[in-house]
GlmS glucosamine-6-phosphate activated ribozyme aptamer, 157 nucleotides, folded computationally. It matches the Rfam family "glmS glucosamine-6-phosphate activated ribozyme aptamer". Rfam classes the family as a riboswitch. The sequence was found by an Rfam model in a public genome assembly.

RNA sequence: ACCCAUCACAAAGCGCCAGUGCCCACCCCCAGGUGGGACGACGAGGAGAGGGGAGUAUCGAAGAGUUCGGCGGAUGCCCCUCCGUGCCGGCCCGGGCGCGUCCACAGCCUACAAAUAUGCGGGCAACCGCAAAACAGAGGGGCUGUGACCGGGUUAC
Numbered sequence: 001a002c003c004c005a006u007c008a009c010a011a012a013g014c015g016c017c018a019g020u021g022c023c024c025a026c027c028c029c030c031a032g033g034u035g036g037g038a039c040g041a042c043g044a045g046g047a048g049a050g051g052g053g054a055g056u057a058u059c060g061a062a063g064a065g066u067u068c069g070g071c072g073g074a075u076g077c078c079c080c081u082c083c084g085u086g087c088c089g090g091c092c093c094g095g096g097c098g099c100g101u102c103c104a105c106a107g108c109c110u111a112c113a114a115a116u117a118u119g120c121g122g123g124c125a126a127c128c129g130c131a132a133a134a135c136a137g138a139g140g141g142g143c144u145g146u147g148a149c150c151g152g153g154u155u156a157c
Base pairs, nucleotide, nucleotide: 014072015071016070017069019068022037023036024035025034026033027032042060043059044058048082049081050080051079052078053077083100084099085098086097087096089157090154091153092152093151094150095149103147104146105145106144107143108142109141110140118131119130120129121128122127
């Protein structure tokens, strides 16, 4: 350096499957049974650090059949400590309220989706893979406006 094997990691709207329903084969008069299989949430968005807690943790799309039901987890939520940051003209210190790469609200502008459907391919089938195009909302970015503390120190930047 190469080859082989094993283990770990790789995922976080993520993983899993004992139920129900679905497909196929067989048994069966029927009801049903046995075996095998397929599906079981479509993307967007989401993490200051540490600790603790409870568990239906944001947004829309599709559908109107299972995106049912269940298990585990999770970047959401609550509490504590620390750190950072917005708010007193500026800066520093202490405290307060809010926020978490950075305050809240409103208006305008703005970039960005996958599934479904369609086409092609695979499968007896349920269904699966691939391709190109279309369509959200929350949140993000930009601009404007309105609003958002108290004390001490220092100085007029």